[in-house]
The RNA shown here (Glycine riboswitch aptamer) has 100 nucleotides and comes from a Thiotrichaceae bacterium.
RNA sequence: UAACACCAUGCAGGAGAGUCUCUUCCUGGCCUUUGUCAGUGGAGCACCGAAGGCGCAAACCGUCCGGAAACGCUCAGGUUCCAAGGACUGCAUGGUUAAU
Numbered sequence: 001u002a003a004c005a006c007c008a009u010g011c012a013g014g015a016g017a018g019u020c021u022c023u024u025c026c027u028g029g030c031c032u033u034u035g036u037c038a039g040u041g042g043a044g045c046a047c048c049g050a051a052g053g054c055g056c057a058a059a060c061c062g063u064c065c066g067g068a069a070a071c072g073c074u075c076a077g078g079u080u081c082c083a084a085g086g087a088c089u090g091c092a093u094g095g096u097u098a099a100u
Stems, first nucleotide, its partner, number of pairs: 005096009018045001020044004026039005046079003052075001053073003060066001
């Protein structure tokens, strides 16, 4: 000095699974009324896994320990559309640090 790598930020892309059942209050619509529909909250069951979290193999190591994930679990999270979230990918900016 500076690419890769690492971190942060911004932009773009980004899956899966119930428009389930019951129900409180409130709001709005429809309706002559009883009622009914939608939204919100709660309970129950079912389901998804790509925030997070947890678990595991071989190689390696004399032994122990260690030993990955987009694999598994599903605590958390999520399950009409929208919104939010979203591992990961690309680009850009900034920072940090080797080899050379």
Model confidence (mean pLDDT): 75 of 100.